[in-house]
Context: one part of a larger RNA
Molecule: large-subunit ribosomal RNA, domain II
Organism: Patescibacteria group bacterium
RNA sequence: GCCGGCGAGUUGUGUUCCAGUAGCGUUAGGUUAAGCUUUUAAAUAAGUUGAGCCAAAGCGAAAGCGAGUCUUAAAAGGGCGAUUUAGUUGCUGGAACUAGACCCGAAACCGUGUGAUCUAUCCAUGGACAGAGUGAAGUCUUGAGAAAUCAAGAUGGAGGCUCGAACCAGUUAACGCUGAAAAGUUAUUGGAUGAUCUGUGGAUAGCGGUAAUAUGCCAAUCGAACACGGAAAUAGCUGGUUCUCCCCGAAAUAGCUUUAGGGCUAGCCUUGAAAUUUAAAUUGCAGAGGUAGAGCUCUGAUUGGAUCGUUGGGGGUCUUUAUGACCUACCACAUCCUGUCAAACUACGAAUGCUGUGAUGUACAUUUCAGGAGUUAGACUAUGAGGUCGAAGCUUCAUCAGUCAAAAGGGAAACAGCCCUCAUCGCCAAUUAAGGUCCCUAAAUUUAGUCUCAGUGGAAAAGGAUGUGAAAGUCCUUAGACAUCCAGUAUGUUGGCUCAGAAGCAGCCAUCAUUUAAAGAGUGCGUAAUAGCUCACUGGCAAAGGAAAUUUGCACCGACAACGUAACGGGGCUUAAGACUAAUACCGAAAUUGCGGGAUUGUAGAAAUUUAUUUCUAUGAUCGGUAGGGGAGUGUUCUAUAUUCCACGAAGGUAGACCGUAAGGACUGCUGGAGAGUAUAGAAGUAAGAAUGCCGGC
Numbered sequence: 001g002c003c004g005g006c007g008a009g010u011u012g013u014g015u016u017c018c019a020g021u022a023g024c025g026u027u028a029g030g031u032u033a034a035g036c037u038u039u040u041a042a043a044u045a046a047g048u049u050g051a052g053c054c055a056a057a058g059c060g061a062a063a064g065c066g067a068g069u070c071u072u073a074a075a076a077g078g079g080c081g082a083u084u085u086a087g088u089u090g091c092u093g094g095a096a097c098u099a100g101a102c103c104c105g106a107a108a109c110c111g112u113g114u115g116a117u118c119u120a121u122c123c124a125u126g127g128a129c130a131g132a133g134u135g136a137a138g139u140c141u142u143g144a145g146a147a148a149u150c151a152a153g154a155u156g157g158a159g160g161c162u163c164g165a166a167c168c169a170g171u172u173a174a175c176g177c178u179g180a181a182a183a184g185u186u187a188u189u190g191g192a193u194g195a196u197c198u199g200u201g202g203a204u205a206g207c208g209g210u211a212a213u214a215u216g217c218c219a220a221u222c223g224a225a226c227a228c229g230g231a232a233a234u235a236g237c238u239g240g241u242u243c244u245c246c247c248c249g250a251a252a253u254a255g256c257u258u259u260a261g262g263g264c265u266a267g268c269c270u271u272g273a274a275a276u277u278u279a280a281a282u283u284g285c286a287g288a289g290g291u292a293g294a295g296c297u298c299u300g301a302u303u304g305g306a307u308c309g310u311u312g313g314g315g316g317u318c319u320u321u322a323u324g325a326c327c328u329a330c331c332a333c334a335u336c337c338u339g340u341c342a343a344a345c346u347a348c349g350a351a352u353g354c355u356g357u358g359a360u361g362u363a364c365a366u367u368u369c370a371g372g373a374g375u376u377a378g379a380c381u382a383u384g385a386g387g388u389c390g391a392a393g394c395u396u397c398a399u400c401a402g403u404c405a406a407a408a409g410g411g412a413a414a415c416a417g418c419c420c421u422c423a424u425c426g427c428c429a430a431u432u433a434a435g436g437u438c439c440c441u442a443a444a445u446u447u448a449g450u451c452u453c454a455g456u457g458g459a460a461a462a463g464g465a466u467g468u469g470a471a472a473g474u475c476c477u478u479a480g481a482c483a484u485c486c487a488g489u490a491u492g493u494u495g496g497c498u499c500a501g502a503a504g505c506a507g508c509c510a511u512c513a514u515u516u517a518a519a520g521a522g523u524g525c526g527u528a529a530u531a532g533c534u535c536a537c538u539g540g541c542a543a544a545g546g547a548a549a550u551u552u553g554c555a556c557c558g559a560c561a562a563c564g565u566a567a568c569g570g571g572g573c574u575u576a577a578g579a580c581u582a583a584u585a586c587c588g589a590a591a592u593u594g595c596g597g598g599a600u601u602g603u604a605g606a607a608a609u610u611u612a613u614u615u616c617u618a619u620g621a622u623c624g625g626u627a628g629g630g631g632a633g634u635g636u637u638c639u640a641u642a643u644u645c646c647a648c649g650a651a652g653g654u655a656g657a658c659c660g661u662a663a664g665g666a667c668u669g670c671u672g673g674a675g676a677g678u679a680u681a682g683a684a685g686u687a688a689g690a691a692u693g694c695c696g697g698c
Base pairs, nucleotide, nucleotide: 001698002697003696004695005694006693011099012098014097015096016095017094018093019092020091021090022089023088024087029054030053031052035048036047037046038045058065059064068080069079070078071077102240103239105237109230110229111228112227113226114225120204121203122202123201124200125199126198127197128196129194131163132162133161134159138155139154140153141152142151143150144149167191168190169189172187173186174185175184206222208218209217210216215224243633244632245631246630247629248628253266254265255264256263257262267375268374269372270371271370272369273368274367275366281360282359283358284357285356286355287354293348294346295345299342300341301340304337305336306335307334309333311332312331313330314328315327316326317325318324378404379403380402381401382399383398384397385396386395387394409420410419411418424597425596426595427594429593430592431591435587436586437585438571439570440569444584446583447582448581449580450579451578457573463557464556467554468553469552470551471550474547475546476545485540486539487538488537490514491513492512495509496508497507520535524533525532598623599622600621601620602619603618604617605616606615607614608613609612634687636684637683638682639681640680641679642678643677644676645675652671653670654669655668656667658665659664
């Protein structure tokens, strides 16, 4: 890992509520509990027992009063009741509480014991340490000395001394790492007469011991050992929770919460009963309001001016110290005009929405009561807002928004949340939606008319550009425009000033006049300054359109990334198979329609009987679905009653084209070799794919 078996909402002579059903009762009653008697093999059954409980009357805190009572001074008002009259006891089912309470799962806590054959320290008693080196004290001899003492040579054999086996340790590296080994091997290394190593026996015990302290060690276990018990500890947490079909179908919000991944109540779902037009929607009428927009009166922000007004401030001048005079390209204030801004501005002010009411109006609509829930992590899209960077597949609100969640189908190449549409089942029928119609690929190489040359289409901005189409004007032009080419472009004058110089061309001022077809006191280059080149302006040649702006459609540049074209799904496409405008066909879904079948439910009718149910017919509506509510069934084991099959072959196994909406159920053959089924009831150890499930096999 697979296969097989096992594996999770149970139980209580418990308590309470509700629904269904049965008994008695509805003329107010219903019912016994323990106990006792009888019966039985036992379970039990029958009888007895009326204590007690519920109901029949309520109100008040209560005393208490009573169809009333309480409040109160009250005979007022008000609250709760009566006037309307039914309950109770079993059984079954749904839930709650209480118990292990659907199942498995902690780390821990407490109690009682067992451990020092491992290891820590200690006690008692034994054992072990090849060989080599170094050479302390002391002693002796000799020498020196007055002596104390010193020196030399011998002798001597000290040391947590040196080297190095056994022994003890475990430094570094490699290997090993489903090992030879649950800590090793090989090489290398540290200590090796000592705080050394070691045998045997003994001591210390878990709220503890021991510890040259490492939170180390106390039997492969240690921030508190192990075994058993309390014990099914507790787990707002994770995982798992077993057959089918039918009807309805959520929530991810509010308030509170030592609360935020949990709860309680409400909201939203479901089932039953009752009310019976009350809901949604449309429309008429009547309302409240200060948003969008707009505006600048107010509150603030804010552009430019005028009047000059006065007061205040600043600055200056003059007198001179005063409570001064005068002036102002200053600031502020006031008045008038002008241009603007606002979530916390408003002399204005919608649309929608909301409230009330009348009408229309309809659906498993609404409202009330009762039983059962689940939900309280939401996601994206659109719109209106806050936060952020007017960032986010970001975050927080709003909309009786939409979809997903809980929704399949078609489109968007692929793609929960986008667009279309919402699946009861069948059909080799039809029509459409979104979106499409050259090929992949179902359907137009469709019609009419424009644009685009960029593969734009098929990613992007500021900005840039004789790309090209359209529109409305302006200016020049056969009295010759625009462009090319040829020629001229002068004089006063080197204008004045400045300057070393300044002559059109460093800078400042002025910018006139003359000759002319025309020519600036000069457009640019240039010189030290001149010079030189050129432009404006003019003539000629030639000949018909030319010039500069504006608005707008489609294109261009701007445009750089990592495996390979790779930014149309691909092929491929250029009077398109691109873009825009208009038109007609067609394709296209589980939508709609047609034909046929089924189920749920409303209404009407009929039949049957068990008399409150079932069946049938007609007709209308409905049938996606997670959490969840409700309904109806299938199957397994056992029991009771009745009955059937079986050695002429039961169960089980196996194969097959049968039946049922499904769970499932028959039949036949082979196998197998002894029990099994059906009907109606009853009772449950009642259904397996998942739990890092448990056990077994392979």